Notes:
Transfer RNA from a Puniceicoccales bacterium, 74 nucleotides, folded computationally. The sequence was found in a public genome assembly. It matches the Rfam family "tRNA". Rfam describes the family as follows. Transfer RNA (tRNA) molecules are approximately 80 nucleotides in length. It is annotated as a transfer RNA. The prediction has a mean pLDDT of 81.

Order: sequence, then C1' cells, then structure tokens
RNA sequence: CGGGGCGUAGCUCAGCCUGGCAGAGCGCUACGUUCGGGACGUAGAUGUCGUCGGUUCAAAUCCGGUCGCCCCGA
Repeated sequence: CGGGGCGUAGCUCAGCCUGGCAGAGCGCUACGUUCGGGACGUAGAUGUCGUCGGUUCAAAUCCGGUCGCCCCGA
C1' cells in the first nucleotide's frame, strides 16, 4: 500500500442478505420466599446500533467517507 472480517444494553451475541415498534441469554434494581445468603418466582431499568454524510415517507439494515481491532497478500 491492496483485499477481507468485526464494531448493537454492563458482558457474550442475534437481527442486516429481503429497510417498517431495537432484541435474547447472563448480569443489575425492587419485591416475594429465607434467620441471612444462594436458588427460584414476579415486576422493572437499560442503547446516539463505532463515527460523519447520502438515498428514502421511513435506515442497525442500502450507498460513500472515516476511526478502532483482527486476518490475508505485497
């Protein structure tokens, strides 16, 4: 320098191809249960979807730029 993969909740990830209310598990908070804790049950809080711009009635999703990490090639 060229090519590719990944970036979404505190953590691990799905959703993206095929645009239409942002999700799951674990964790966290409150309550119940317990002498207390754990486990279990009920309820609840989460987020500029890395970032900037474009297309569109509508973008995590499509297009372009850019940043970070990883891999391959030179």